[in-house]
Context: one part of a larger RNA
RNA sequence: GAACGAACGCUGGCGGCGUGGAUAAGACAUGCAAGUCAGACGGCGAACGUGAGGUAGCAAUGCUUUGCGUUCGCAGUGGCGUAAGGGUGAGUAACACGUGGGUUAUGUGCCGCAAAGACCGGAAUAACUCCGAGAAAUCGGAGCUAAUGCCGGAUAUGGUUUGGAAGGUGCUGCCUUGCAAACCAAAGCCGGGGACCGCAAGGCCUGGCGCUUUACGAUCAGCCCGCGUCCUAUCAGCUAGUUGGUGAGGUAAAGGCCCACCAAGGCUUAGACGGGUAGCUGGUCUGAGAGGACGACCAGCCACACUGGAACUGAGACACGGUCCAGACACCUACGGGUGGCAGCAGUCGAGAAUUUUUCACAAUGGGCGCAAGCCUGAUGGAGCGACGCCGCGUGGGGGAUGAAGGGCUUCGGCUUGUAAACCCCUGUCAUUCGUGAGUAAAUUUUCGUGCCCAAUAAGCGCGGAAGUUGAUAGUAGCGAAAGAGGAAGGAACGGCUAACUCUGUGCCAGCAGCCGCGGUAAUACAGAGGUUCCAAGCGUUGUUC
Numbered sequence: 001g002a003a004c005g006a007a008c009g010c011u012g013g014c015g016g017c018g019u020g021g022a023u024a025a026g027a028c029a030u031g032c033a034a035g036u037c038a039g040a041c042g043g044c045g046a047a048c049g050u051g052a053g054g055u056a057g058c059a060a061u062g063c064u065u066u067g068c069g070u071u072c073g074c075a076g077u078g079g080c081g082u083a084a085g086g087g088u089g090a091g092u093a094a095c096a097c098g099u100g101g102g103u104u105a106u107g108u109g110c111c112g113c114a115a116a117g118a119c120c121g122g123a124a125u126a127a128c129u130c131c132g133a134g135a136a137a138u139c140g141g142a143g144c145u146a147a148u149g150c151c152g153g154a155u156a157u158g159g160u161u162u163g164g165a166a167g168g169u170g171c172u173g174c175c176u177u178g179c180a181a182a183c184c185a186a187a188g189c190c191g192g193g194g195a196c197c198g199c200a201a202g203g204c205c206u207g208g209c210g211c212u213u214u215a216c217g218a219u220c221a222g223c224c225c226g227c228g229u230c231c232u233a234u235c236a237g238c239u240a241g242u243u244g245g246u247g248a249g250g251u252a253a254a255g256g257c258c259c260a261c262c263a264a265g266g267c268u269u270a271g272a273c274g275g276g277u278a279g280c281u282g283g284u285c286u287g288a289g290a291g292g293a294c295g296a297c298c299a300g301c302c303a304c305a306c307u308g309g310a311a312c313u314g315a316g317a318c319a320c321g322g323u324c325c326a327g328a329c330a331c332c333u334a335c336g337g338g339u340g341g342c343a344g345c346a347g348u349c350g351a352g353a354a355u356u357u358u359u360c361a362c363a364a365u366g367g368g369c370g371c372a373a374g375c376c377u378g379a380u381g382g383a384g385c386g387a388c389g390c391c392g393c394g395u396g397g398g399g400g401a402u403g404a405a406g407g408g409c410u411u412c413g414g415c416u417u418g419u420a421a422a423c424c425c426c427u428g429u430c431a432u433u434c435g436u437g438a439g440u441a442a443a444u445u446u447u448c449g450u451g452c453c454c455a456a457u458a459a460g461c462g463c464g465g466a467a468g469u470u471g472a473u474a475g476u477a478g479c480g481a482a483a484g485a486g487g488a489a490g491g492a493a494c495g496g497c498u499a500a501c502u503c504u505g506u507g508c509c510a511g512c513a514g515c516c517g518c519g520g521u522a523a524u525a526c527a528g529a530g531g532u533u534c535c536a537a538g539c540g541u542u543g544u545u546c
């Protein structure tokens, strides 16, 4: 000199863009952060419409029972999602990360493209009803019922395994083409409709969404290898599943991954083993560079989710807002027993020099579910707070000498503050008031035309046109008008380094200080004042890095 996720002191007008728990991976009150689908399913409730029966009444009508339809809502079964998104950096010196390869050793829901199929049956169970236990959490028994839930059979375009054949090749392997045996599937829902069949429901035809098997792709993931990646020798030897083989098991998959047996290996001064420290990277800071230090924000990867362990489900987890076990802690309790996990967003306490609102909206972007409408989304988009940082703007401009008054100094002549002020003439940025007022929005939807599909002018899908609707930010930005210099300057320094000097007080005292050093009666070094210098909504100090 530069830098910072900074802190402290004094001061503080406005705006834009960023940024903000670095310490206790300490403990957490409260609210929210993952749901959605009734176009998979049976119920329950409500409203409306409608039909039938009973009953009272002369009738109108009332009461009651029951069926059907439409709409809305609800818990449950079921499907998909909850493995993403969001947080943190504890652990990890490691194939964790970076980079380059390998997988002839692998998987992949949703998505794209293609081929083939979707037949016939069955048994349950929740909800619900009844009974019971419990303070609660919740649980037990009996009965009833549905499905795109579950199960059996059929079929096999295909696939898997085994056996065997031919060919190719990089030859105990892999690829291609045949053969044989065994095994492996499925589900419906929502529309539209002319002929034909049917008493009707419907069949049938057709469109959409789903379902099953398979191939390829895409995406994502698993595993393996080469190289690179901190300090320490005041750590020199380490290792028995250890190193290798055979066989068997296990996995989606190679492998001591696990196991039985056999052999006795394997690593190491090019630093094994041990100890300490640490998430890694793109990058950031500094520096002419080489290098050094760092890894906040943003992005990629990894790891973790109160602590330790385990598996289940699933395409995917050994799963932050799932399950089980153990532990610590906290809470409820009728003392028998239960419940919880903010390193999600806000917020609280604690510790600390120190780090924000218990805010608005799903309008946009993206995600989940859904045919869709839509619902959910503390992701995200916004606003709020903090000079924490960077950048921009303002605090006025021109004229104005009796060089006013006051202050300071003085050799008492004057000098200086100083064109500074007053005074005159202007301007109107920002702030203030009034008015006007966006972009961020294109779609979904409806309708018309047209093309495809189709028996069809229906339904559906694509394209084009038109119409209507949707804004948290926000009455914000911007624009226009009004008034008036009115509302807006401080901090540090002034002995040398280092730009800037005098007076008074003090008297080795009080104090200053980055280094040299100042202060003991004329202190440009302490304290105050006037003046000056440097920066400026900041200025200094401290800490850390180069």
Base pairs, nucleotide, nucleotide: 001546002545003544004543006542007541008540009539010538013393014392015391016390017389018388019386020385026349027348028347030346031345032344035080036079037078040077041076043074044073045072046071047070048069049068050067051066052065053064054063055062056061087304088303089302096229097228098227099226100225101224102223103222106221107220111217112216114214115213116212117211119153120152121151122150128143129142130141131140132139133138158184159183160182161181162180163179165177166176167175168174169173188209189208190207191206192205193204196203197202230276231275232274237267238266239265242264243263244262245261246260247259249257279301280300281299282298283294284293285292286291306327307326308325309324310323329340330339331338332337357383359382360381361380365379366377367376368375369374396426397425398424399423406417407416408415409414430487432482433481434480435479436478445467446466447465448464449463450462451461452460490535491534492533493532494531495516496515497514501530502529503528504527505526511518512517

This is a predicted structure of a 546-nucleotide part of an RNA (small-subunit ribosomal RNA, 5' domain) from a Verrucomicrobiales bacterium. NCBI's taxonomy places the organism under Bacteria, Pseudomonadati, Verrucomicrobiota, Verrucomicrobiia, Verrucomicrobiales. Model confidence (mean pLDDT): 85 of 100. The RNAcentral record of the full RNA draws on SILVA.